RNAcentral holds the full RNA, with entries from Greengenes. This is a predicted structure of a 463-nucleotide part of an RNA (small-subunit ribosomal RNA, 3' major domain) from an uncultured bacterium. The prediction has a mean pLDDT of 81.
Context: one part of a larger RNA
RNA sequence: AGGCGGGAACUUGCACAAGCAGUGGAUCAUGUGGUUCAAUUCGACUCUAACCGAGAAACCUCACCAGGGUUUGAAAUCUAGUGGAAAUCUUUAGGAAACUUUAGACCCCGCAAGGCCGCUAGACAGGUGCUGCACGGCUGUCGUCAGCUCGUCACGUGAGUGGUCUCCUUAAGUGGAUUAACGAGCGCAACCCCUAUCGUGUGUUAUACGUGUCACACGAGACUGCUGCGGUAACGCAGAGGAAGGUGGGGAUGACGCCAAGUCAGCGUGGCCCUCUGAUACCCUGGGCUACACACAUGAUACAAUGGACAUGACAACGGGUUGCCAAGCCGCGAGGCGGAGCUAAUCCCAUCAAACGUGUCCUCAGUUCGGAUAGGAGGCUGCAACUUGCCUCCUUGAAGCUGGAAUUGCUAGUAAUCGCAGAUCAGCAUGCUGCGGUGAAUACGUUCUCAAGUUUUGCACU
Numbered sequence: 001a002g003g004c005g006g007g008a009a010c011u012u013g014c015a016c017a018a019g020c021a022g023u024g025g026a027u028c029a030u031g032u033g034g035u036u037c038a039a040u041u042c043g044a045c046u047c048u049a050a051c052c053g054a055g056a057a058a059c060c061u062c063a064c065c066a067g068g069g070u071u072u073g074a075a076a077u078c079u080a081g082u083g084g085a086a087a088u089c090u091u092u093a094g095g096a097a098a099c100u101u102u103a104g105a106c107c108c109c110g111c112a113a114g115g116c117c118g119c120u121a122g123a124c125a126g127g128u129g130c131u132g133c134a135c136g137g138c139u140g141u142c143g144u145c146a147g148c149u150c151g152u153c154a155c156g157u158g159a160g161u162g163g164u165c166u167c168c169u170u171a172a173g174u175g176g177a178u179u180a181a182c183g184a185g186c187g188c189a190a191c192c193c194c195u196a197u198c199g200u201g202u203g204u205u206a207u208a209c210g211u212g213u214c215a216c217a218c219g220a221g222a223c224u225g226c227u228g229c230g231g232u233a234a235c236g237c238a239g240a241g242g243a244a245g246g247u248g249g250g251g252a253u254g255a256c257g258c259c260a261a262g263u264c265a266g267c268g269u270g271g272c273c274c275u276c277u278g279a280u281a282c283c284c285u286g287g288g289c290u291a292c293a294c295a296c297a298u299g300a301u302a303c304a305a306u307g308g309a310c311a312u313g314a315c316a317a318c319g320g321g322u323u324g325c326c327a328a329g330c331c332g333c334g335a336g337g338c339g340g341a342g343c344u345a346a347u348c349c350c351a352u353c354a355a356a357c358g359u360g361u362c363c364u365c366a367g368u369u370c371g372g373a374u375a376g377g378a379g380g381c382u383g384c385a386a387c388u389u390g391c392c393u394c395c396u397u398g399a400a401g402c403u404g405g406a407a408u409u410g411c412u413a414g415u416a417a418u419c420g421c422a423g424a425u426c427a428g429c430a431u432g433c434u435g436c437g438g439u440g441a442a443u444a445c446g447u448u449c450u451c452a453a454g455u456u457u458u459g460c461a462c463u
Base pairs, nucleotide, nucleotide: 001463002462003460004459005458007457008456009455010454011453012452013451015447016446019411020410021409022408023407026301027300028299029298030297031296032295033294034292035291042053043052064287065286066285067284068283069282070281073124077123078122079121080120081119082118083117084116088105089104090103093100094099108115109114126274127273129272130271131270135268136267137263138262139261140259142257147186148185149184150183151182152181153162154161155160166177167176168175192251193250194249195248197220198219199218200217201216202215203214206211223245226239227238228237229236230235303404307363308362309361310360311359312358313357319350320349321348324343325342329338330337331336370401375396376395377394378393379392380391381390417439418438419437420436421435422434423433
């Protein structure tokens, strides 16, 4: 100087407390461990692994397994020799296919150099093979915590220290006062984006043709500016005006560093390894990643009357669409089918765009008109192909479950809770993810305690 303490002081944080809704019990979905298997490819393991890489495993993906096949190779650059047109299409035989093979069609362009294809030989290719403890790049975490440093100078034999301490203040090493320090840098804040109010301009689209609560652009506006009180000041408290008040709300933005943290399987890359008789490369068929005594994690649905069923009536926003979104109309109980208008989109469609919600009727506390697992049958869609192993519909079936032990999670306001909608991925497949809006709470006395962090101080058998 650090680190640590079941030392101290001060301060902060959904850390506790005060509340609301959960998890832990049930069934299912997904991930992981374990077990099994020919293979169940690999990575990630306290917080910081476990709906994570994967924003889509039927084939492909694919790295795994079984089997069949190729060896200058599926793709790249080049050399030598040799043959030719080759490639392509049709076709015979074998085959699960890859591919091998038979016959035919076609039989090159160019003045030339040369371009194209097969075979042989050689340089080489190829590797999701190993090492994240050789690395780049990127990322998680402490933590959006307020810290981390430098120049000159001063003090000290020196390591070092001061500055960065102390007092007040702040969300903040934010600012003020003091001061052997004076300044500066990376962080903080501001500059950037969205949002809340108003004005002006424009008007594709919307429209009742007047215009507008709409869209875009530009501008205004909030600065402790004003008033009062306290204070040396910084600033704090209260108030006015105001759409908004003291950082208005949200986002992007992550200092020096820590964990030899994560990633050689996104990519790049050093080294090592496999590849002249057959691969750890490449092609193909089928299987596997979907197994199932069990354990854990994250979710979905429920256990009902603040509810369920039926009828009827409303009100959104973000988005997406030409290999696409698909209207009207007709058929079907339905999934869906036929149909074909419009739309490269403020114009048409997804989508009369929603659901919770309102009104009316039934159910009357029951394993039920709760709950929907499981199972049987019949269908639809996508796709070469739904057996392993897709999604959806209808009929029947109707399991566990009556609010969950110890323990434990999230959240302070348009938040929690609850309700639906859209998008990425995508042929098909969403209880996941990323967004969007609708309805819309309760509580915070406070900092004794738990956890984490910061500053100062103290002890130390640690470095």